A computed fold for a 114-nucleotide RNA from Bacteroidetes bacterium ADurb.Bin145, annotated as SAM riboswitch aptamer (S box leader).
The sequence was found by an Rfam model in a public genome assembly.
The coordinates come from a structure-prediction model, not an experiment, and the mean pLDDT is 80.

[in-house]
RNA sequence: UUUUUAUUAAGAAGGGUGGAGAGAUUAGGCUCAGGGAAGCCCUGGCAACCAAUCCGCAGAAAAGCGGGGAAAGGUGCCAAAACCUAAUCCCGGGCAACCGGGAGAUGAUAAAAA
Numbered sequence: 001u002u003u004u005u006a007u008u009a010a011g012a013a014g015g016g017u018g019g020a021g022a023g024a025u026u027a028g029g030c031u032c033a034g035g036g037a038a039g040c041c042c043u044g045g046c047a048a049c050c051a052a053u054c055c056g057c058a059g060a061a062a063a064g065c066g067g068g069g070a071a072a073g074g075u076g077c078c079a080a081a082a083c084c085u086a087a088u089c090c091c092g093g094g095c096a097a098c099c100g101g102g103a104g105a106u107g108a109u110a111a112a113a114a
Stems, first nucleotide, its partner, number of pairs: 001114008013043005021032003025087005044078003049074002053069001054067004082106001088103006
């Protein structure tokens, strides 16, 4: 980097450094930002994907399936729903502008494989 599977309206901030942008891309909106953005570092925290641990199902055993607590290991994350809408399709409503719902796409993260 690609593919597959799962999740994606919950949750969790301080300091140092830095010095103008940030919120994935494009467009529109909105928001954050010199009372200091991004990035980097430190500390703290959240969560429970993987590993480990416990219980149950099944089993000869292992693999497997489901669940609970805790969590110090491997990642991830810590403004706003993935900030909102569109960049696709379908359904319903409306004369229309448009509104509502569902699926998908894109992105992000994890695990596995190449």